[in-house]
Context: one part of a larger RNA
RNA sequence: UGACGGGGGCCCGCACAAGCGGUGGAGCAUGUGGUUUAAUUCGACGCAACGCGAAGAACCUUACCUGGAUUUGACAUCCCGGGAAUUCUUUCGAAAGUUAGAAGUGCCCUUCGGGGAACCCGGUGACAGGUGCUGCAUGGCUGUCGUCAGCUCGUGUCGUGAGAUGUUGGGUUAAGUCCCGCAACGAGCGCAACCCCUAUCUUUAGUUACCAUCAUUCAGUUGGGGACUCUAAAGAUACUGCCCCGGUCAACGGGGAGGAAGGUGGGGAUGACGUCAAGUCCUCAUGGCCUUUAUGUCCAGGGCUACACACGUGCUACAAUGGGCUGCACAAAGGGUCGCAACCUCGCGAGAGUGAGCCAAUCCCAAAAAACAGUCUAUAGUUCGGAUUGGAGUCUGCAACUCGACUCCAUGAAGCUGGAAUCGCUAGUAAUCGCGGAUCAGCAUGCCGCGGUGAAUACGUUCCCGGGCCUUGUACA
Numbered sequence: 001u002g003a004c005g006g007g008g009g010c011c012c013g014c015a016c017a018a019g020c021g022g023u024g025g026a027g028c029a030u031g032u033g034g035u036u037u038a039a040u041u042c043g044a045c046g047c048a049a050c051g052c053g054a055a056g057a058a059c060c061u062u063a064c065c066u067g068g069a070u071u072u073g074a075c076a077u078c079c080c081g082g083g084a085a086u087u088c089u090u091u092c093g094a095a096a097g098u099u100a101g102a103a104g105u106g107c108c109c110u111u112c113g114g115g116g117a118a119c120c121c122g123g124u125g126a127c128a129g130g131u132g133c134u135g136c137a138u139g140g141c142u143g144u145c146g147u148c149a150g151c152u153c154g155u156g157u158c159g160u161g162a163g164a165u166g167u168u169g170g171g172u173u174a175a176g177u178c179c180c181g182c183a184a185c186g187a188g189c190g191c192a193a194c195c196c197c198u199a200u201c202u203u204u205a206g207u208u209a210c211c212a213u214c215a216u217u218c219a220g221u222u223g224g225g226g227a228c229u230c231u232a233a234a235g236a237u238a239c240u241g242c243c244c245c246g247g248u249c250a251a252c253g254g255g256g257a258g259g260a261a262g263g264u265g266g267g268g269a270u271g272a273c274g275u276c277a278a279g280u281c282c283u284c285a286u287g288g289c290c291u292u293u294a295u296g297u298c299c300a301g302g303g304c305u306a307c308a309c310a311c312g313u314g315c316u317a318c319a320a321u322g323g324g325c326u327g328c329a330c331a332a333a334g335g336g337u338c339g340c341a342a343c344c345u346c347g348c349g350a351g352a353g354u355g356a357g358c359c360a361a362u363c364c365c366a367a368a369a370a371a372c373a374g375u376c377u378a379u380a381g382u383u384c385g386g387a388u389u390g391g392a393g394u395c396u397g398c399a400a401c402u403c404g405a406c407u408c409c410a411u412g413a414a415g416c417u418g419g420a421a422u423c424g425c426u427a428g429u430a431a432u433c434g435c436g437g438a439u440c441a442g443c444a445u446g447c448c449g450c451g452g453u454g455a456a457u458a459c460g461u462u463c464c465c466g467g468g469c470c471u472u473g474u475a476c477a
Base pairs, nucleotide, nucleotide: 001477002476003474004473005472007471008470009469010468011467012466013465015461016460019425020424021423022422023421026316027315028314029313030312031311032310033309034307035306042053043052064302065301066300067299068298069297070296073127077126078125079123080122081121082120083119086103087102088101089100092097107116108115109114129291130290132289133288134287138285139284140280141279142278143276145274150189151188152187153186154185155184156165157164158163169180170179171178195268196267197266198265200236201235202234203233204232205231206230210225211224214223215222239262242256243255244254245253246252318418322377323376324375325374326373327372334365335364336363339358340357344353345352346351384415389410390409391408392407393406394405395404431453432452433451434450435449436448437447
């Protein structure tokens, strides 16, 4: 100087407390451990691994296993020989591949002999290749402490020196934020602001959006309008600016006015010096090592989907604030040409047929759902719950046996609110309700977004956890 303390002081955080809803019990989905297996590819392991890499394993993916092939190779450059490229038929085969045959002559130069470029076949070796090892050799990227308020430097001063000072102190703040003081005076990386979205208003612009006034129509449908909504560009607005009180005539704090909004208005992006030899050699790049008729490459089938069990994360429930049926409203944000698909017809349905319109503020996906109104149901393993199983189908796709999703009929399991323990959340939040998107042929209870309805509680900081500053002890570095 740090680190640590079941030392002290001050302060903060959904850290506790106060509340609301869960997990832990059930069934299923999904990940992991374990076990099994020819293989169940690999990585990730307290927080910070376990719906994680994987924004989608039937083949492919695929790295694993079994079997069949191959050796200048699936891919790159160079050299030699032959042939246009290419197309079609054929033997064997699970395919990869392999056997035989037919058609076929383009571009550039030309002395018409030929040469060259691209592409294909054969050969030679230099080489290719490796999701093989080492993340404890590395780059890059990422997680985490933590959006915590810290981390440093120059000069000066003090100390023999390591170092100190500044950065400590008194106040204050979300903040090393600001004020005051001070052997310090300044500065840098962080904080804040500058950026984006959102909340209010103005101007400009009105098509595909809108419709108050005037006509018109089944319908903003058409004429028309530029008011309103909305769209999208430029601006305005908030600064403790104003008033009162407190405070060191300070920083700042409390209250009030005006205002759409008030003291960082709400949200996002933004992550200092560093820590964990944290994670990743399987994104990529790369040193070293290993491999080279194999640890490379191609193919078929299987596996990654196994199942006495254990754990994590979720979904659906256990019901009446519910469930069924009927009627009837109100979104936002997205996606669409190898696409989204209306209307109509058929089917109980998943869907099928046909195909208008739309490269989309125009057309389509598209029905929002909870809500609201009416009605049935009275506490029961039930008109709750839907697992499981049988049968019949639909769709995608060469192909749904291993191993897809969905539909209909039948079947109706566990489950009556969950031990010890444990998680999230402070407001348009929790809870609850549906909608969209990426990936994607098909497959979503996951992920990323969007809106609808919309709470309760916070006395307080003694305690648990994490963190910041000062101080103290130390046989630790």
Molecule: small-subunit ribosomal RNA, 3' major domain
Organism: metagenome